[in-house]
RNA sequence: GGGGUUGUGGUCUAGCUUGGUUAUGAUACGCGGCUGGGGGUCGCGUGAUCGGGGGUUCAAAUCCUCCCAACCCCA
Numbered sequence: 001g002g003g004g005u006u007g008u009g010g011u012c013u014a015g016c017u018u019g020g021u022u023a024u025g026a027u028a029c030g031c032g033g034c035u036g037g038g039g040g041u042c043g044c045g046u047g048a049u050c051g052g053g054g055g056u057u058c059a060a061a062u063c064c065u066c067c068c069a070a071c072c073c074c075a
Stems, first nucleotide, its partner, number of pairs: 001074007010027003020058001028046007051067005
């Protein structure tokens, strides 16, 4: 220098191919119930506008484009 994969709550992750109702689940954390207490379990709640900019569209995590980061391949 060329090519590819990946990037979504504190952490892990679904959703992207086929654009459309409130971005999914687990875990974590907070409150409460059960218990004498702890552990465990159950209920409720908190938390990401999707790596960044721009574009297309009535509408973008999803499509296009540039850039950034990590990893891999080629030179």